[in-house]
Molecule: transfer RNA
Organism: Candidatus Aenigmatarchaeota archaeon
RNA sequence: GGACCAGUGGCCUAGCCUGGUUAAGGCGCACGGCUGAUAACCGUGAAAUCGUGAGUUCAAACCUCAUCUGGUCCA
Numbered sequence: 001g002g003a004c005c006a007g008u009g010g011c012c013u014a015g016c017c018u019g020g021u022u023a024a025g026g027c028g029c030a031c032g033g034c035u036g037a038u039a040a041c042c043g044u045g046a047a048a049u050c051g052u053g054a055g056u057u058c059a060a061a062c063c064u065c066a067u068c069u070g071g072u073c074c075a
Stems, first nucleotide, its partner, number of pairs: 001074007010027004020058001029045005051067005
C1' cells in the first nucleotide's frame, strides 16, 4: 500500500441480507416482594438516537460514499 471482517445500554450478543410505528435477549445495576437474614426466586424500573460525518429516501442500525479504531490475510 491492497483485500476482507468487526464496532449496537456498564459488559456480552441478536437485529443489517429483504429500510417501516416503541432497537430485542442475557448478565449486571436500582427499588420492591419473599426470608430471622443472605443467596436463589418473583415483580417493577433506569440505561444504547446503533464508531464518526455526509448522501439517497416520505422514512436509515439496515442502502451509498468518505473516515476513525481493532483484527485477519496478501504485498